[in-house]
Context: one part of a larger RNA
RNA sequence: CGUUUGAGACUUGAGAGGGGCUGUCCUUAGUACGAGAGGACCGGGACGGACGCACCGCCGGUGCACCAGUUGUUCUGCCAAGAGCAUAGCUGGGUAGCCGUGUGCGGUUAUGAUAAACGCUGAAAGCAUCUAAGCGUGAAACAUGCUUCAAGAUGAGAUAUCCCAUGACUAUAAGUCAGUAAGGUCGCUUGUAGACUACAAGCUUGAUAGGUCGGAAAUGUAAGUACAGUAAUGUAUUCAGUUGACCGAUACUAAUAGACCGAGGA
Numbered sequence: 001c002g003u004u005u006g007a008g009a010c011u012u013g014a015g016a017g018g019g020g021c022u023g024u025c026c027u028u029a030g031u032a033c034g035a036g037a038g039g040a041c042c043g044g045g046a047c048g049g050a051c052g053c054a055c056c057g058c059c060g061g062u063g064c065a066c067c068a069g070u071u072g073u074u075c076u077g078c079c080a081a082g083a084g085c086a087u088a089g090c091u092g093g094g095u096a097g098c099c100g101u102g103u104g105c106g107g108u109u110a111u112g113a114u115a116a117a118c119g120c121u122g123a124a125a126g127c128a129u130c131u132a133a134g135c136g137u138g139a140a141a142c143a144u145g146c147u148u149c150a151a152g153a154u155g156a157g158a159u160a161u162c163c164c165a166u167g168a169c170u171a172u173a174a175g176u177c178a179g180u181a182a183g184g185u186c187g188c189u190u191g192u193a194g195a196c197u198a199c200a201a202g203c204u205u206g207a208u209a210g211g212u213c214g215g216a217a218a219u220g221u222a223a224g225u226a227c228a229g230u231a232a233u234g235u236a237u238u239c240a241g242u243u244g245a246c247c248g249a250u251a252c253u254a255a256u257a258g259a260c261c262g263a264g265g266a
């Protein structure tokens, strides 16, 4: 821009993509078959491998503004306590998120028309013949069935709902312009979303983000003081102190004020 008034929803599915894998064991059954050795079809069940999708409750990884330990050095006047730098200084853990080695699920069943093949009826050719007319069985392949996208499918689809049938001008036309309706956009706070855009949650009639408070969770018992010890250090106060993302509560801070677009329907 189109989809012939303008909107916000909910859909159909032409078409396109994905998936379709396979093993071992038990049973049928030591049966059919076979002199024996050996040893099934068909059917039923269990457990796997690889692959794929989703997720983070479990097991783990990472986790550069979390916690602790520790070395060297500089600084905060000194002690103590800290801060900077040294690969994130090094080391031990680790929430959310992201992830796999973790967890859950999937391939199935079924239908149609068939391939090779196997048949029925059957002539040409008094017989025979699956074929010439006709009718069947039959595969992981094909078309469906499962799943994803999908009406720019210009062949532009369907359904219900909302807004209304203003003004001015002229070339009087499916005309132009203006202000509006339903509705939308800008703007702002953001994240379940994200390169940008888009999408989604909100904008005081408010829990959208931050802060604060409470909790979860992490780390592992802070500082100060007292006591014991010559001291290093230990013990008590103290399952303390501190804390990013997680779960709630709370208008304290910031989402103010507003502007613009948007029909009149042969």
Base pairs, nucleotide, nucleotide: 001152006162007161009159011157015149016148017147018146021049022048023047024046025045026044027043033038051106052105053104054103055102059100060099061098062097066093067092068091069090070089071086072085073084074083075082076081110144111143112142117137118136119135120134164265166178167177168176169175170173183261184260185259186258187203188202189201190200191199208254209253210252211250212249213248214247215246217243218242219241224237225236226235227234228233
Source information
The part of an RNA shown here (large-subunit ribosomal RNA, domain VI) has 266 nucleotides and comes from a Clostridiales bacterium. Its mean pLDDT, the model's own confidence on a scale to 100, is 89. Its Rfam family is "Bacterial large subunit ribosomal RNA". Gene Ontology terms of the family: structural constituent of ribosome and ribosome. NCBI's taxonomy places the organism under Bacteria, Bacillati, Bacillota, Clostridia, Eubacteriales.